[in-house]
RNA sequence: GGGGGUGUAGCUCAGUUGGUAGAGCGUUUGGCUGGCAGUCAAAAGGUCGUGGGUUCGAGACCCAUCUCCUCCA
Numbered sequence: 001g002g003g004g005g006u007g008u009a010g011c012u013c014a015g016u017u018g019g020u021a022g023a024g025c026g027u028u029u030g031g032c033u034g035g036c037a038g039u040c041a042a043a044a045g046g047u048c049g050u051g052g053g054u055u056c057g058a059g060a061c062c063c064a065u066c067u068c069c070u071c072c073a
Base pairs, nucleotide, nucleotide: 001072002071003070004069005068007066010025011024012023013022019056027043028042029041030040031039032038049065050064051063052062053061
């Protein structure tokens, strides 16, 4: 330098054929308990790597670019 893959909540990851983004763990608050642990309920937490394009509408499609992994040279 070229090919392929990856990027979504603090962590690990889902997200189907484009239609207002979720789970588990963790965190916070509350209930049960004498307390811890445990369990139940609720809440907070996201410019979906970045910039642009297509579309009435993009996490998803197109282009460019960046990180990391991998293959070729």
Molecule: transfer RNA
Organism: Myroides guanonis